[in-house]
């Protein structure tokens, strides 16, 4: 120092839901709340997923199709970071 991760210690973070609030939307923020988290911090790189206000797009009833919107609490990577029982 890496790698692990305890029924440890001191903290941390915050899902559903409910109110307000921005968004066309998906979704975000605020505050209560406490399902979970050993990176559930940070970065849309890679794959996924959602959304379509918009579109020199197709199609004609009320779709389709596209991300430049979005999701790190979907998996992968990257970067950093408390503690120390096996």
């Nucleotide at each position: 120092a890496c790698a692990c991760g305890a029924c440890a210690a001191g903290g941390g973070c915050a899902a559903a839901c409910a109110c307000a609030u921005c968004g066309g939307a998906a979704g975000g923020u605020g505050u209560g709340a406490g399902c979970g988290c050993a990176a559930a911090a940070c970065c849309a790189c890679a794959g996924g997923u959602c959304u379509a206000g918009g579109g020199c797009u197709g199609a004609g009833a009320g779709c389709a199709c596209c991300a430049a919107g979005a999701c790190g609490g979907c998996u992968g990577g990257g970067u950093u970071a408390c503690c120390g029982a096996a």
Overview
The RNA shown here (c-di-GMP-I riboswitch aptamer) has 86 nucleotides and comes from a Clostridia bacterium. It matches the Rfam family "c-di-GMP-I riboswitch aptamer". Its family is annotated with cyclic-di-GMP binding in the Gene Ontology. Taxonomically the source falls in Clostridia (Bacteria, Bacillati, Bacillota). The sequence was found by an Rfam model in a public genome assembly.